[in-house]
Molecule: c-di-GMP-I riboswitch aptamer
Organism: Gammaproteobacteria bacterium
RNA sequence: UGGCGAUAAGGGCAAACCCGUCGAAAGGCGGGGACGCAAAGCCACCGGUCUUCAGGAGCGAUUCCUAUGAUAGCGGGGUUGCCGAA
Numbered sequence: 001u002g003g004c005g006a007u008a009a010g011g012g013c014a015a016a017c018c019c020g021u022c023g024a025a026a027g028g029c030g031g032g033g034a035c036g037c038a039a040a041g042c043c044a045c046c047g048g049u050c051u052u053c054a055g056g057a058g059c060g061a062u063u064c065c066u067a068u069g070a071u072a073g074c075g076g077g078g079u080u081g082c083c084g085a086a
Base pairs, nucleotide, nucleotide: 004084005083012037013036017032018031019030020029021028022027035073041079042078043077045076046075047074048071049070050069055065056064057063
């Protein structure tokens, strides 16, 4: 330096659920809380998934379509980084 990842050391993050708050929603953020996580740090580039306010289709509907919205804790990729047993 690259790979690898332990019942190591010191630390870190925080699912469900509850409260508050923002949002049309998915979901985000703050507090509590821990299922888990070696990138569960960061980035929507690719695929997937979720949502449909506005827009479109439709005579119409509680119907259908569409991401520019969301998800980095769905996978891939990019990027930065702590520790050091085998």